[in-house]
């Protein structure tokens, strides 16, 4: 360094959903529970999807624009990583 993986080995994470807690809200956080996953570890830098203030527009959260946020299990990128086999 490249490739591969759900039982070659040890394992690791946990989705929907259900209680709690905390947010206006998106959603987070314990706990339970598995849909998954070779990084479903970290990172908000780009997209892109969702809240939410304010202008702007309409019948109308309707159309736009700006700021403030979430989503890392949406993609893409950036660092690090275990086992196997290859070089």
């Nucleotide at each position: 360094c490249u490739u591969g993986a759900a039982c070659u080995a040890c394992g690791c994470c946990a989705a929907a959903c259900c209680c709690u807690u905390c947010g206006u809200g998106a959603g987070a956080u314990g706990g339970g529970g598995a849909c998954g996953g070779a990084a479903a570890g970290c990172c908000a830098c780009g997209g892109g999807u969702c809240u939410u203030g304010a202008g702007u527009u309409u019948a109308a959260u309707u159309u736009u624009u700006u700021g403030a946020g979430a989503c890392a299990g949406c993609c893409g990128g950036g660092c690090u990583g275990c086992c196997a086999a290859g070089u």

A computed fold for an 87-nucleotide RNA from an uncultured Gammaproteobacteria bacterium, annotated as c-di-GMP-I-GGC riboswitch aptamer. Model confidence (mean pLDDT): 82 of 100.